[in-house]
Context: one part of a larger RNA
């Protein structure tokens, strides 16, 4: 010193993030309670009072006995309980054991439940409400299946979701995204039909089609959304009106600067001396708001948060005691760390933060206790950042797939009856130009057909229908009627045959719907046999559905596997500098960087190409009808001042520019070379020459395989095309197809080209100081501070004082910037402690100038000795306030200090609002909650010892080089003096004295706390009682001594050399001049004085004295002390212990007398009081006394 405990005088939350933590309270019995309520509550509300001993009496009650019948009486043991006297103590739940209370506001209803080990919470849950699915072989859920929960439950059940008691209430929106419902049409798989490919067969085409999809509806307690601009009122403001945009709708109610308000400490009140905080308003709601709920709310909370009583060592400001630990001694004994040498400090340098290097300075060697400045100290291959074509988990309209659903087909697999559609025989109708008696489908036969088995006509009816009529059925009636034949017309009519249009029937086949059966199948019940639910048999419900099984189409974070780009003055955001072109940067070969600096491409043009031939531009001047500055024209000049399709650059009149004419070389094939890619390399793409083929212009030489040159692009895999009497494979032939040669055509622009979306704060893992955040270093735009210049401002006058535009610097606090150092780890704000330095000086000291009368003041010089404080909100530094003061100055020290402390802030896991993301999340927004290691090797310092040297040793005295200190700072008041100055108002100074304060140092006479020596009193409980005593320091009350403040006593003055400045002489410079030589003065700073170490001061000193004495141990001790040391005694002794007397605490022992409120069986009981007794007990002081021990050695 730490840990645990007691106790503190005044103050009494000043402390601090924040009453953290202790104190208060406290149990029982009485009184007695407020707001507010859900009327239950709240409530142990708050706030009082009592509480013990003794005596006496009353009542209730158990039990036992006895009297002997009474709801009893009397004795005895208890239990419990009113009352009333008497009594003591500071104190009567006397120890123990036991709520501190109350108002405000937020979240949550509650009681619960939760991160075993850092979150207990506002998060989960929760009764209540609402949605959604489910009729039971249920719906959900497990399982590959068999099965199997729910459930042996049944819509007052189960099951999933949301919200969260009550109360008041839940607005608008269905565009989007789910879910639902429908659905003429559209799209749609596979089978299926039908066509095509000579036949097959792959295949291609069509048709039907189911779920889905599209389309049209509903639905928000589904997922969710709920706007903007203008103008207007008899002052101003505001806008009840009004206009316009535009939306699915444009936030209603209520609530608000809030757990939600950036801006913000919004503004006003209230609370406080002061509030970045509490409340209650206000609304200009960044970015409030209605079952993701709104708002209100009793009661509840280890929740957040403000204020008050009360309490207090939380502070002011500490102090003491107790116990333990740590010290010391014995014995046992580890873990961590641990390159190398190691005695450091200050600068400096160094990869920029050094014990080792420099350079100075200090340093003898070694122990023991302690403190934690430093070893960029130990612990962990940094979690923050970055980086890996690292990982994992999570999520979605990521990419690819799965399971499941959900639909179609096809098979297990059968019967019938109806609708409906379609095909194909069949039957029966139907069929009107015009002219013809007329409603003439064609083509052929044909001369006859038919009629009592009713002809023709006529009524009725039904089909068709051009509205003429045509065909049929029944009925009347009864006996002929049609057709050849004329007429008409292209065609002629009875009647057969065959056949077209349309239509009708239809035993058959087939789609397809519906409804029925039963015999596959599937289920339930019974009986038999079983180990069994399986196997055998019966009834019964279902039924070709359904299961199952291939196949096919939707749907599918339910699962899975994976991707998620690069460059980058960290990474993101941004951007593209990721392919290509000009210029500059580039530093006269060539090359060449930046997220340098200008600009530009991803086209265009069948003429803007290709050849011949021909011409000359822009712009001046001169002329010339309209006509002008400037239209066409007509002459001169005109190196390009113009054009050249498009950027700059380059080139170009002999034209590459313009204008015509004929053409297509904007060719096929090969080769070399150049670029790409300097000097070493690879591909597209581009360019240039050259042969070769066949072309075009042009007389011809020649020119052309695009555009004057340098930008205008693209690989393999796939697909597609085109050439070819090419090659190959399918046994052969033929056809067909498949693959191959060349060529092109379809793109990748992250452009030498993976088929690819997030998120992690629940993270991992391997690197990085190649790369950020803190620090450090460089650097100083920016920050702070100054110098210069002087527009101007001060009444005049730059410069008492301020000082514009500009100019130039210091510093290294601000904020940046760079990436040097440090990611195998240097703890991050701020507060608390503690120290030290700097000066650009706030006070305090000394000086000049003042727009300085005196007082105040303002500006500058010198000066760093010494101070520079206390509250309020706030985490804050800071800022602001609030009283006081001489003043309340800035800074620096790894933004000095976390192996020193705090953890409120920042920045891990929970939670919660807004905002934002479909979502998982996410936010220099806000809000609550949240583990802060360690035993010190080394050095450093703070004390204490040893030992060696100082050339004998020893005991005392002292010098005093050196080093430490601040040892003293500052006010006030009073003389001075109401003097000086002033018109007054007001108003000093010099010197002198008295006091506070804030430091320093000591001390315990006083006062004060403490006092586990001690003394009384009290509770409990145990020694039988009484005395006396144990126990928890049991509590209380009081206290010597010792330690202490909060108590007291000190804490001048000078000298010396100086700053600034004030001067004397005085020159250089006949003069001036404080300076150049001299000299004098001048400050809390410097050096003394003063106090303190301090011969290890290696220069290691000096006196004195002794010289073989001296010291050490040992033993009793204590002024002294951790250990060691020092001191004192050691018998020639008062050094400690006992006694003793003395001062002293505390308060009047025991035991005996007497009294005592009663009561009494008269014998006694009785708390307690008074005397004996300022007793009793007791003492770390004082003195006295050798009683004991300091012997022995």
């Nucleotide at each position: 010193u730490c840990c645990g405990g007691g106790u503190u005088a005044g103050g009494g939350a000043a402390u601090u993030c924040g009453g953290c933590a202790a104190a208060u309270u406290g149990g029982c019995c009485c009184u007695g309670u407020a707001a507010c309520u859900u009327c239950g509550g709240u409530u142990u509300a708050a706030a009082g009072g009592g509480u013990c001993c003794c005596u006496g009496c009353g009542c209730u009650u158990g039990u036992a006995u006895c009297c002997g019948u009474a709801u009893g009486g009397a004795u005895g043991c208890g239990a419990g309980u009113a009352c009333a006297g008497g009594g003591u103590g500071c104190a009567a739940u006397g120890a123990c054991a036991a709520g501190g209370c109350g108002g405000g506001u937020c979240c949550g209803u509650c009681u619960g439940u939760u991160u075993a080990a850092c979150a207990a919470a506002a998060a989960c849950g929760u009764u209540g409400c609402c949605u959604u699915c489910c009729g039971c072989u249920a719906c959900c859920c497990u399982g590959u299946a068999a099965a199997g929960g729910u459930g042996u439950g049944u819509a007052u059940g189960g099951a999933a979701g949301g919200u969260g008691a009550a109360g008041c209430c839940u607005g608008c929106c269905c565009a989007c995204u789910g879910c639902u419902c429908g659905u003429a049409c559209u799209u749609c798989a596979a089978a299926c039909c039908c066509u095509c490919u000579u036949c097959c067969a792959a295949g291609g085409g069509g048709g039907c089609u189911a779920a889905g999809a599209g389309c049209g509806g509903g639905u928000a307690a589904a997922g969710g959304g709920c706007g903007g601009g203008a103008g207007u009122a008899a002052c101003u403001a505001u806008a009840a009106c009004u206009c316009u945009c535009u939306u699915a709708a444009g936030g209603u109610a209520g609530c608000a600067a809030a757990a939600u308000a950036c801006c913000u400490u919004g503004u006003c009140g209230u609370u406080u001396g002061a509030a970045u905080g509490a409340c209650g308003a206000c609304g200009u709601g960044c970015a409030u708001g209605a079952a993701u709920g709104g708002c209100u709310u009793a009661a509840c909370g280890a929740g957040a948060u403000u204020c008050g009583c009360a309490c207090u060592g939380u502070c002011c400001c500490a102090a003491u005691c107790c116990g333990g630990a740590a010290g010391c001694c014995u014995c046992c004994g580890a873990a961590c760390a641990c390159a190398c040498c190691c005695u450091u400090c200050u600068g400096g340098u160094g990869u920029g933060a050094a014990g080792g290097c420099c350079a100075g300075a200090g340093a003898a060697u070694u122990c023991c206790a302690g403190u934690g400045g430093g070893a960029a100290g130990u612990g962990a291959a940094g979690a923050c950042c970055c980086c890996g074509u690292g990982a994992a988990a999570c999520u979605u309209u990521a990419c690819u797939a799965u399971a499941g659903c959900c639909u179609g087909u096809u098979g297990c697999a059968g019967c019938g009856a109806c609708g409906u559609g379609g095909a194909a025989a069949g039957u029966g109708c139907u069929g009107u130009g015009u002219a013809g008696u007329g409603u003439a489908g064609g083509u052929g036969g044909g001369a006859g057909u038919u009629g009592c088995u009713g002809a023709a006509a006529c009524g009725u009816g039904a089909u068709c229908g051009c509205u003429a009529g045509a065909u049929u059925a029944c009925g009347u009636c009864u006996a002929g009627a049609c057709a050849u034949c004329g007429a008409u017309g292209a065609a002629a009519c009875a009647c057969c045959a065959c056949u077209c249009u349309g239509u009708a029937c239809g035993g058959u086949c087939u789609a397809u719907g519906c409804c029925g059966c039963u015999c596959a199948c599937u289920c339930g019940c019974g009986g038999g046999a079983u180990u069994a639910g399986c196997c055998c048999u019966g009834c019964g419900a279902g039924g070709a559905c359904g299961c199952c099984a291939g196949c096919a189409g939707g749907u599918g974070g339910a699962u899975a596997g994976u991707u998620u780009g690069g460059c980058u003055g960290g990474g993101g955001u941004g951007g593209c500098a990721c392919g290509c072109u000009g210029u500059u940067g580039a530093a006269a070969a060539g090359a060449u960087a930046u997220c340098a600096a200008u600009a530009g491409c991803g086209c265009c043009c069948a003429a803007a190409g290709g050849u011949c031939g021909g011409c000359u531009c822009a712009c001046g001047c001169g002329g010339g009808u309209u006509g002008g500055u400037a239209a066409u024209c007509c002459g001169c000049g005109g190196u390009g001042g113009a054009g050249u399709g498009c950027a700059a650059g380059a080139g170009c009149a002999u034209a590459a520019g313009c204008c015509g004419g004929c053409c297509u070389g904007a060719c096929u094939g090969g080769a070399u070379c150049c670029u790409u890619c300097a000097c070493g390399u690879c591909g597209a793409c581009g360019g240039a020459u050259c042969c070769a083929g066949g072309g075009c212009g042009g007389a011809a030489a020649c020119g052309c395989g695009g555009g004057u040159c340098u930008a205008g692009c693209g690989a393999a895999c796939c697909u597609c095309a085109a050439u070819g009497u090419c090659c190959u494979c399918u046994u052969u032939g033929a056809u067909g197809g498949g693959g191959g040669c060349u060529u092109g055509a379809g793109a990748u622009g992250a452009c030498g080209g993976a088929a690819a979306a997030g998120u992690u704060a629940c993270u991992c893992c391997g690197g990085g100081g190649a790369u950020a955040a803190c620090a450090g270093a460089g650097u100083u735009g920016u920050c702070u501070c100054g110098u210069c210049c002087g527009a101007g401002a001060g009444u005049u006058c730059a410069c008492a004082u301020c000082g514009a535009c500009g100019a130039c610097g210091a510093g290294g606090c601000u904020u940046g910037c760079u990436a040097c150092a440090u990611c195998g780890a240097c703890g991050u704000c701020g507060g608390c402690u503690c120290u030290u330095c700097c000066u650009a000086u706030c006070c305090u000291g000394g000086c000049g100038g003042u727009g300085c009368a005196g007082a105040a003041g303002c500006c500058g010089c010198c000066a760093a000795g010494g101070g520079u404080g206390g509250g309020g909100g706030u985490g804050u530094u800071c800022a602001c306030c609030c009283a006081u003061u001489a003043a309340a100055a800035g800074g620096g020290a790894u933004c000095g200090u976390g192996a020193g402390c705090u953890g409120g802030g920042u920045u891990c896991a929970g939670a919660a609002c807004g905002c934002u993301g479909u979502g998982a999340g996410g936010c220099a927004g806000u809000u609550u909650g949240u583990u802060u290691a360690a035993u010190a090797u080394c050095u450093a310092c703070u004390g204490g010892g040893a030992u060696u040297g100082u050339a004998g040793g020893a005991u005392g005295u002292c010098u005093g080089a050196g080093g430490g200190g601040a040892a003293g700072g500052a006010a006030c008041c009073u003389u001075u003096a109401g003097u000086a100055c002033g018109a007054g108002a007001g108003g000093a100074a010099c010197a002198a004295g008295g006091u506070u304060u804030c430091g320093g140092g000591g001390c315990c006479u006083c006062u004060u706390g403490u006092u586990c020596a001690c003394c009384g009193g009290c509770u409990g409980u145990c020694c039988g009682a009484c005395a006396g005593g144990g126990c928890a320091g049991g509590c209380c009350g009081g206290g010597c001594a010792g330690c202490u403040a909060c108590g007291c006593c000190c804490u001048a003055a000078g000298g010396g050399a100086u700053a600034a400045g004030a001067g004397c002489u005085g020159a250089a410079a006949g003069c001036a001049u404080c300076u150049a030589a001299g000299c004098u003065c001048g400050a809390a700073a410097c050096c003394u004085c003063c106090c303190u170490u301090g011969a290890a001061a290696a220069g290691a000193g000096a006196c004195a004295u002794c010289c073989c004495a001296g010291g050490a141990c040992g033993c009793c001790c204590c002024u002294a002390a951790a250990a060691c040391a020092g001191g004192g005694g050691u018998u020639c002794g008062a050094u400690g212990g006992a006694a003793g007397c003395g001062g002293g605490a505390u308060g009047u022992a025991a035991g005996c007398a007497c009294g005592a409120a009663g009561c009494u069986u008269c014998g006694g009981c009785g708390a307690c009081g008074u005397g004996u007794u300022c007793a009793g007990u007791c003492c770390g002081c004082g003195c006295u006394c050798c009683c004991c021990a300091a012997c022995a050695g």